[in-house]
RNA sequence: GGGCCCGUAGCUCAGUCGGUAGAGCAGCUGACUCAUAAUCAGUUGGUCGGAGGUUCGAGCCCCCCCGGGCCCA
Numbered sequence: 001g002g003g004c005c006c007g008u009a010g011c012u013c014a015g016u017c018g019g020u021a022g023a024g025c026a027g028c029u030g031a032c033u034c035a036u037a038a039u040c041a042g043u044u045g046g047u048c049g050g051a052g053g054u055u056c057g058a059g060c061c062c063c064c065c066c067g068g069g070c071c072c073a
Base pairs, nucleotide, nucleotide: 001072002071003070004069005068006067007066010025011024012023013022019056027043028042029041030040031039049065050064052062053061
């Protein structure tokens, strides 16, 4: 220098053919208990890596950039 993959909640990850973003764990509150843990119920938390474009509408499509991984040279 070239190619491919990945980037979504604090963490690990889903997200179909473009249609108003979710799960588990963690956190908080409550129940249970003499108490703690476990368990159960409820609940908070997101500029979807950044900028632009297409579209009535973008996590998803297009372009550029940033970061990480792998391969080639």
Predicted 3D model of a 73-nucleotide RNA (transfer RNA) from a Candidatus Omnitrophota bacterium. It was read from a public genome assembly. NCBI's taxonomy places the organism under Bacteria, Pseudomonadati, Candidatus Omnitrophota. Its mean pLDDT, the model's own confidence on a scale to 100, is 82.